A computed fold for a 263-nucleotide RNA from a Planctomycetota bacterium, annotated as Bacterial large signal recognition particle RNA.
[in-house]
RNA sequence: CCGUGCAGCCGGGGAGUUGGCGGUGCCCUGUACCCGCAAUCCGCCAUAGCGGGGGUGAUGUCGACCCGAGGCCUUCUCCGUGGUUGGUGCUCGUGCGGCAAGCGGUGUUGAAGGUCAUGUCCCGUGCGACGUGGGCUCGUGAACCUGGUCAGGCCUUGACGGGAGCAGCCAUAAGCGAGGACCUGCGGGUGCCGCGGGGUUGCGUGAUCGGAGCUGGCUACCGCAUGGGGCCUUCGGCGGAAAGGUCGAAGUGAGACGCACGG
Repeated sequence: CCGUGCAGCCGGGGAGUUGGCGGUGCCCUGUACCCGCAAUCCGCCAUAGCGGGGGUGAUGUCGACCCGAGGCCUUCUCCGUGGUUGGUGCUCGUGCGGCAAGCGGUGUUGAAGGUCAUGUCCCGUGCGACGUGGGCUCGUGAACCUGGUCAGGCCUUGACGGGAGCAGCCAUAAGCGAGGACCUGCGGGUGCCGCGGGGUUGCGUGAUCGGAGCUGGCUACCGCAUGGGGCCUUCGGCGGAAAGGUCGAAGUGAGACGCACGG
């Protein structure tokens, strides 16, 4: 000097998990081999992934200082947001009751209150309207098993006559149809109805006594109940900021650096 093989390198970090280490998964940075295993985990043991394969061979590998993406922890700190505990002669609303100050309504064409009578209400007894059924009236209505009269025909008689009896005609039964008036049964969301009796006090009407209030619609006030808001307060949730701590990627990079064999 050349060759061959090996070492080294072919990403890293945070939280979590773990006795601990690494991995799969999540997050940050970033682009820096491939295959298989792996969260109810997979594989190892401070020499800390296991198994298999590939590339590179000083433009490589290691690396102090600097810088600081991001994660995690703490805080009697600050900001925002919404919740919660208790209190409150604060405020707004709703409901009920009271009151009668104001407004309103009504009242000398007579209030409140009193008395009498009557209606509404109930019972009894009647009358009527309505609805419905029946009677009643008229009509229709039976091949035969309804009636009257019974042609023909049939039976009978010596004859005169007599008999049963279909059709037809007439009248009707059951049934069917129509119906003003009349009689009657039943019914009730029936009646400016009649008579008699009852009747606590609610309402109405009339008369009379009385002689100025009555009412409680609205506002106000009082009381009770209830809902919301404000203020003070207890306790904490979520998000962000700040401070402290911890780990720390990428980047920068002083400096450091192999082993063995052969020619």
Background
RNAcentral holds the sequence, with entries from ENA. Rfam family: Bacterial large signal recognition particle RNA. From the family's description: The signal recognition particle (SRP) is a universally conserved ribonucleoprotein involved in the co-translational targeting of proteins to membranes. By type it is a non-coding RNA gene. The model forms 93% of the base pairs in the Rfam consensus. The source organism's lineage runs through Bacteria, Pseudomonadati and Planctomycetota.